[in-house]
Molecule: Fluoride riboswitch aptamer (crcB RNA motif)
Organism: Ferrovum sp.
Formats: sequence, C1' cells, structure tokens
RNA sequence: CUUAACCAAGGAGAUGGCAUACCUCCUGUAACCGCCUUCGGGCUGAUGAUGCCUACAGUUAU
Repeated sequence: CUUAACCAAGGAGAUGGCAUACCUCCUGUAACCGCCUUCGGGCUGAUGAUGCCUACAGUUAU
C1' cells in the first nucleotide's frame, strides 16, 4: 500500500447552520443527487418532519 473478515458504529434524505426522547433508508459497488415538458420552456421548497437562526423574495410601518 492492497485485499478479506470481524467489531465499533458511521453515513444519507433536491442550496446554509443548530437542535429534536421523531421518521425512512444505506453499509461503501451504498443510501442521496426534485417534478413536468410540445425540449422552446414551466413549477414547488432553504425542513424527511418540527422549532429557531441566516440568506433570498413580497407587503406594511417607523
């Protein structure tokens, strides 16, 4: 350095961060990497779910 096995656990869930006694999935060849479309283009959302923060957008007030 490579390969295999075992153990511990680790990792992921369409753009950021933290938390959750929650949910689902994956075991590294992985989970995951949004949808529709006449292929010109169009649509929702910073969450898997919840709360908070940040960014972006809109309205109102000071």